The RNA shown here (Glycine riboswitch aptamer) has 101 nucleotides and comes from Novosphingobium sp.
Parts: sequence; structure tokens; C1' cells
RNA sequence: GGGCACGAUGUGGGAGAGAAUCGGCCCUGCCCCCGGCAGGAUCGGUCGCCGAAGGAGCAACCGCCCCGGAAACUCUCAGGCGAAAGGACCGCGUCGUGUUG
Repeated sequence: GGGCACGAUGUGGGAGAGAAUCGGCCCUGCCCCCGGCAGGAUCGGUCGCCGAAGGAGCAACCGCCCCGGAAACUCUCAGGCGAAAGGACCGCGUCGUGUUG
């Protein structure tokens, strides 16, 4: 210097499932204006769903074999169900550590 592994970071890609419904508060616009209508956000409830943040369970398998590690499988506590955001995982760049040499 190169390769590989791990971590961090930047960047690109990245699925699924109700723009559900009821009520309260707030904001904006409109109207026949102290009452209504429409949209948005948020909180709580109800039913239906998704799995690829996180979490949990079983397990092929692996190990230093008393025991431990372990999935994209399973469960949905959490999270999510227009867009946005997020997103396991993958590619590329940079930095660090280790290993090989």
C1' cells in the first nucleotide's frame, strides 16, 4: 500500500397496511355570521390491518459447550397504515480499530 471484518459518518436505493370512524381542544378559509360548513394539526376512545426502527419468543446452526450467541421465522409491547418523516437491509465514498501481509 492492498484485501477482509467491525464501528462511525455522508450519500443513493428501500416494502407493507383505513387520507377509517366518534368526541374534545386549537389554527386557517368561507358563509345565509356570536351560528354553521370545509380543510389541517393534536389528544382520547372504537373497530380493522402492517412489519423492515426498537423489543420479545422459538429455532436450524455456531461456540470458549456449567452455559452462551443466534434470523428476513413468529408475536405485535412499542412503532406504523395519503404525502413528508422514519425504515431492516443493500451499493458507493470517507474516517477509525483489528486482522492478513